Overview: This is a predicted structure of a 74-nucleotide RNA (transfer RNA) from an uncultured archaeon. Rfam family: tRNA. The RNAcentral record of the sequence draws on ENA.
[in-house]
RNA sequence: GGGCUCGUGGUCUAGUCGGUUAUGACGCCGCUCUCACACAGCGGAGAUCCUGAGUUCGAGUCUCAGCGGGCCCA
Numbered sequence: 001g002g003g004c005u006c007g008u009g010g011u012c013u014a015g016u017c018g019g020u021u022a023u024g025a026c027g028c029c030g031c032u033c034u035c036a037c038a039c040a041g042c043g044g045a046g047a048u049c050c051u052g053a054g055u056u057c058g059a060g061u062c063u064c065a066g067c068g069g070g071c072c073c074a
Stems, first nucleotide, its partner, number of pairs: 001073007010026003019057001028044005050066005
């Protein structure tokens, strides 16, 4: 330098052909339970979906450019 691939709450992750409210687990907070802790049950907060532009009535999803990680070739 070239090709492929990935980027979504603190972490890991789902999102089916583009469609109204972005899914779950762990973690965190509160309540119940307990003498207390843990477990368990119930409830809650937490993501401008890597950045910018474009296409579209509508983009996490498609296109382009950039940034970052991984793999391969040179």